RNAcentral holds the sequence, with entries from Ribocentre.
Predicted 3D model of a 152-nucleotide RNA (FMN riboswitch aptamer (RFN element)) from Brevibacillus sp.
The source organism's lineage runs through Bacteria, Bacillati, Bacillota, Bacilli and Brevibacillus.
Its Rfam family is "FMN riboswitch aptamer (RFN element)". Rfam describes the family as follows. The RFN element is a highly conserved domain that is found frequently in the 5'-untranslated regions of prokaryotic mRNAs that encode for flavin mononucleotide (FMN) biosynthesis and transport proteins.
Model confidence (mean pLDDT): 78 of 100.
[in-house]
């Protein structure tokens, strides 16, 4: 530097501090968390111009939503193989379905992203009722980076 097949590696954070009670990180007061691509008027750093500084303007890079869109996981249904059986079940692989939450103001040509308040939501199974314990999972997986080629 522009490719493929194929491979490696990586890929979640979070109950402080109290109240009740026989027992709760599960209920109450509070406290905290925010996978992955996109979109972006954020900010940060450089280079160049304008003019030397302030300031601006282009242009390169990092950066930048949990409730805008997409798209994992989990749940549930089902086709295929492969393997054990008495009845059925297990491992895998595709396919299908389900899949949470946002508003006010400001600012500006333009914002659900930027400022400022207030909200709000987050599988299953276990347990005193759980986004934050424990446990399926040393698993899966959106998706990242990298090596595979070429050249020096």
């Nucleotide at each position: 530097g522009a490719a493929a097949a194929u491979c490696u590696u990586c890929a979640g954070g979070g109950c402080a501090a109290g109240g009740u009670g026989a027992a709760a990180u599960u209920c109450c007061u509070g406290a905290c968390c925010g996978g992955c691509g996109g979109u972006a008027a954020u900010g940060g750093c450089g280079a160049u111009g304008g003019c030397g500084a302030a300031c601006c303007a282009u242009c390169g890079u990092c950066u930048g939503a949990g409730c805008c869109c997409g798209c994992g996981a989990c749940u549930c249904g089902u086709g295929g193989a492969c393997c054990g059986u008495g009845a059925c079940g297990g491992u895998u692989u595709g396919c299908g379905a389900c899949u949470g939450a946002u508003c006010u103001g400001g600012u500006g040509c333009a914002a659900c992203u930027c400022c400022a308040g207030a909200g709000c939501c987050g599988a299953c199974g276990g347990u005193a009722a759980a986004g934050u314990c424990c446990g399926g999972a040393u698993g899966g997986a959106a998706g990242a980076a990298g090596a595979g080629c070429u050249g020096a």